[in-house]
RNA sequence: UGCGGUGUCGGCAAUGGUGUCUGCCGUCCCUUCUGGGAGAACCGCCCGACGCGAGUCGGUGCUGAUGGCGCCUGCAUAAGA
Numbered sequence: 001u002g003c004g005g006u007g008u009c010g011g012c013a014a015u016g017g018u019g020u021c022u023g024c025c026g027u028c029c030c031u032u033c034u035g036g037g038a039g040a041a042c043c044g045c046c047c048g049a050c051g052c053g054a055g056u057c058g059g060u061g062c063u064g065a066u067g068g069c070g071c072c073u074g075c076a077u078a079a080g081a
Stems, first nucleotide, its partner, number of pairs: 009026005016072006027038004044062002046059005
């Protein structure tokens, strides 16, 4: 100096908050020095068209406040008081 792994921490997982678990990402540049910029993970499904493919385009199409689970909040439906 480069690459890889582990731990800690931070960020992300199609609509809010939080706890927990799981998965993924974690670099660079500038600077008036704790700020600025860029980048990674991430941005649902269905149908049709184009395309070798990756994908792109279109649709008067569909589901869901979870990535999983619990709770809270909001919305919708039904029943009871």
The RNA shown here (Fluoride riboswitch aptamer (crcB RNA motif)) has 81 nucleotides and comes from a Verrucomicrobiia bacterium. The model forms 92% of the base pairs in the Rfam consensus. It was read from a public genome assembly, where an Rfam model found it. It matches the Rfam family "Fluoride riboswitch aptamer (crcB RNA motif)". Rfam links the family to the GO terms response to fluoride and positive regulation of gene expression.